[in-house]
RNA sequence: GCGCUUGUAGCUCAACUGGAUAGAGUGCCGGGCUUCGAACCCGGAGGUUGCAGGUUCGACUCCUGCCAGGCGCA
Repeated sequence: GCGCUUGUAGCUCAACUGGAUAGAGUGCCGGGCUUCGAACCCGGAGGUUGCAGGUUCGACUCCUGCCAGGCGCA
């Protein structure tokens, strides 16, 4: 330098060939339970879906460029 691939909550991951309010576990906060904790139960907060554009009635999903990680070739 070229090709492939990955990027979504603090962390690990979903989201069915574009379709309606982007979710789960864990962690965090509050409450219950307990003598106090742990465990367990209930509730809550937390996301410009890597960045910037484009296509579309509609984009995490498709297209282009860039950034970062991984793999391969030279």